Transfer RNA from Betta splendens, 72 nucleotides, folded computationally. Rfam family: tRNA. Rfam links the family to the GO term triplet codon-amino acid adaptor activity. It is annotated as a transfer RNA.
RNA sequence: AUCUUUCUAAUAUAAUCGCAAGUAUAAGUGACUUCCAAUCACUAAGUCUUGGUUAAAACCCAAGGAAAGAUA
Numbered sequence: 001a002u003c004u005u006u007c008u009a010a011u012a013u014a015a016u017c018g019c020a021a022g023u024a025u026a027a028g029u030g031a032c033u034u035c036c037a038a039u040c041a042c043u044a045a046g047u048c049u050u051g052g053u054u055a056a057a058a059c060c061c062a063a064g065g066a067a068a069g070a071u072a
Stems, first nucleotide, its partner, number of pairs: 001071007010025004027043005048064005
């Protein structure tokens, strides 16, 4: 320099062919307990960014960003 792949909550990971975002762990609050742990209930937290297509985008398109890989 060129090409390929990936990016979803604090972490890991799902979402079939576009109909609209879940799960687990972690965190917080409450219950239980003499206290802690475990258990139970509840809560908050997310689609890398910008633009486009569409009635509707995590998903399709373009540009950019980050990470990894291949070739030279």

Model confidence (mean pLDDT): 80 of 100. The sequence is in RNAcentral, with records from ENA and Rfam. The organism belongs to Betta, within Eukaryota.